[in-house]
RNA sequence: GCAUGGCCAAGUGGUAAGGCAGGGGACUGCAAAUCCUUUAUCCCCAGUUCAAAUCUAGGUGC
Numbered sequence: 001g002c003a004u005g006g007c008c009a010a011g012u013g014g015u016a017a018g019g020c021a022g023g024g025g026a027c028u029g030c031a032a033a034u035c036c037u038u039u040a041u042c043c044c045c046a047g048u049u050c051a052a053a054u055c056u057a058g059g060u061g062c
Base pairs, nucleotide, nucleotide: 001062002061003060006020007019008018014050022038023037024036025035026034043059044058046056047055
C1' cells in the first nucleotide's frame, strides 16, 4: 500500500455501478448470435455517526 459476487473492477459518509462467467426465459426446425432476467453478511472484530464499503482502533492475509 492492497483486501468489494465464481473472476475482473468502480464506488473518498446517504439504497454497492459496470464487464466476463454461471442459472432461468424469449427467439430458432436444432444451434450460434442477440435480447430479457437472476446472483453482494464489501477480509474479521469493536468504535464514531441519524446513517459506514467509505472515518477511527485492533486483528488476519498478500
Molecule: transfer RNA
Organism: Zizania palustris